This is a predicted structure of a 333-nucleotide RNA (Bacterial RNase P class A) from a Pseudomonadota bacterium.
Its Rfam family is "Bacterial RNase P class A". Rfam's curators write: Ribonuclease P (RNase P) is a ubiquitous endoribonuclease, found in archaea, bacteria and eukarya as well as chloroplasts and mitochondria.
The prediction has a mean pLDDT of 76.
It is recorded under the gene name rnpB.
Lineage of the source: Bacteria > Pseudomonadati > Pseudomonadota.
RNA sequence: GAAGCAAGCCAGACCGCCGCUGGGGCAAGCACCGAAAGGUGGCCCUGGAGGAAGGUCCGGACUGCACAGAGCGGCGUAGCAGUUAACGGCUGUCCACCGUGAGGUGAGGAUCAGAGCAACAGAGACGAGCCGAUUCAGUUCGGGUGAAACGGGCAAUCUCUACGCGCAGCAACACCGAAUAGGCACACGUUGAUCCGGCUCGGGGAGUGUGCGGGUAGGUGGCAUCGAGCCGGUGGGGCGACCCCCGGCCCAGAGGAAUGGCGGUCACGGCGCGUUCACCCUGCAAGGGGUGCAUGCGCUGCACAGAAUCCGGCCUAUCGGCUCGCUUCACAC
Numbered sequence: 001g002a003a004g005c006a007a008g009c010c011a012g013a014c015c016g017c018c019g020c021u022g023g024g025g026c027a028a029g030c031a032c033c034g035a036a037a038g039g040u041g042g043c044c045c046u047g048g049a050g051g052a053a054g055g056u057c058c059g060g061a062c063u064g065c066a067c068a069g070a071g072c073g074g075c076g077u078a079g080c081a082g083u084u085a086a087c088g089g090c091u092g093u094c095c096a097c098c099g100u101g102a103g104g105u106g107a108g109g110a111u112c113a114g115a116g117c118a119a120c121a122g123a124g125a126c127g128a129g130c131c132g133a134u135u136c137a138g139u140u141c142g143g144g145u146g147a148a149a150c151g152g153g154c155a156a157u158c159u160c161u162a163c164g165c166g167c168a169g170c171a172a173c174a175c176c177g178a179a180u181a182g183g184c185a186c187a188c189g190u191u192g193a194u195c196c197g198g199c200u201c202g203g204g205g206a207g208u209g210u211g212c213g214g215g216u217a218g219g220u221g222g223c224a225u226c227g228a229g230c231c232g233g234u235g236g237g238g239c240g241a242c243c244c245c246c247g248g249c250c251c252a253g254a255g256g257a258a259u260g261g262c263g264g265u266c267a268c269g270g271c272g273c274g275u276u277c278a279c280c281c282u283g284c285a286a287g288g289g290g291u292g293c294a295u296g297c298g299c300u301g302c303a304c305a306g307a308a309u310c311c312g313g314c315c316u317a318u319c320g321g322c323u324c325g326c327u328u329c330a331c332a333c
Base pairs, nucleotide, nucleotide: 001329002328003327004326005325007323008322009321010320012266013265014264015263016262017261018260020048021047022046023045024044025043026042030041031040032039033038050304054315055314057313058312059311060310061309062169063168064167065166074165075164076163077162078161079093080092081091082090083089094108095106096105097104098103109160110159114158115157116154117153130143131142132141133140173221174220175219176218183212184211185210186209187208188207195203196202227250229249230248231247232246233245235244236243237242268301269300270299271298272297273296274295275294277292278291279290280289281288282287
């Protein structure tokens, strides 16, 4: 210098203006929506997407239902040891395979329990036999093929072994709870109630009144300030995953779903034009062309992607850039 391997990180920064949204404070009155419960509107302060928020594949928290115990069935996992709340994740290591190597990949228990399967070729492929020769005699010898010819293979076919697993999921679930319709109980009512605006007369003719309870719409909680939490440590243990200790912090939360828009400065990338320098090609020369570094101006611009109960993983997508370690090859000393 070139080509690689592995691990980690960033995902523009700042300022101004205008908005959206969570929380707290002030104000505690008014207006609006709604039958109500409840919600919306003001001012100030403050918080407001990601490394994957994605796929919903695996594991847990949480919630409801079920559950004495045992058995059968079903599903999942599979070297060994560890880590963890848990895992099919992760770490270490053995073995096998791939790679010159750094490294990568692995559905890596059992075929002396039983069943099943084996393309093409071959007479014959899991049953043991078949073909040729030979012998008193399945007695002996040989058999082109094929991965495999009688002794083996496949468990990524069923199966066996060991271990694990109850089912559903925040549209879980808990509380509040209308209107309308229907239900139940009591009272009054054909000896005429209720009704016809208060009383009387009159009319009318089968329900009326009160209470209770369930469900629905809707509302509130669950739900995001205290945890498997985040950051820092020349702290301790461990090869490591990880664990412990110390200090600091509180860090989005809607519910058709906020996290945005505009302008400016700087930084970065791409494209175009120009300048300086160096080198190369061409040419007698003048000149022309190309490459690289630096720089100026103009244009342009971010990739994948958007939280929805929360958390740990896996997988997938991703413009551009940075850092550390290692390998192989070439060259120089």